[in-house]
Parts: sequence; structure tokens; C1' cells
RNA sequence: UCAUCAAGAGAGGUGGAGGGACCGGCCCUGAGAAACCUCGGCAACCGCAGUCUUCUGUUGGUGCCAAAUCCGGCAGUCCCGUGAGUAGCGGUUUCUGGAAGAUGA
Repeated sequence: UCAUCAAGAGAGGUGGAGGGACCGGCCCUGAGAAACCUCGGCAACCGCAGUCUUCUGUUGGUGCCAAAUCCGGCAGUCCCGUGAGUAGCGGUUUCUGGAAGAUGA
């Protein structure tokens, strides 16, 4: 820089209090967090093989296996509340784009 990110996939051992990037929220966790190891699985970015131009497969290189990248964060927008009001303010897991992040090349 480019592509993708609402799908999918966990058991055992060691370990012993944190974890979900950051901040806020919300959640997971002594019915055992992180980390490491073993085995297993998912996926199909790269590779390879087939197909023949779009798919299929997976012996290789990565990645991943709570929750949409858990939600939000900035801008606009839908809706709700407040309000005299199409103003302003507040709320919101509405939607779109962006930012940030993750993974691959």
C1' cells in the first nucleotide's frame, strides 16, 4: 500500500488472577483468567494440485477457535426523551462513511 473482518471452529495438561488492543460501556473468569504445552478443529490469504478463468481440494506457510472487530468512540443519519419548536441538549447494539485495531499478501 492492497484485500478481508455479522459465517465458521475446543478438549486435556501445567498454571493460579486476571482477560476481552486503548478509553467508556457491557461481558467472561476459582464451575479456574492470562501465558505455555499436547492433541483436535475452522478457514481458504499465500503455496501446491486439479479445473480452465471461475470454482474444487488441502500433504505445505500463516491465521483463527465467547459475544458482529462484543458495542460505542469521529461525522452524518433513523428513532426515543426533553423542549413552543423542523433550534438546542440528552439517549440509542438504526443505517452509511471514516478513524483505530486485527489478519494476510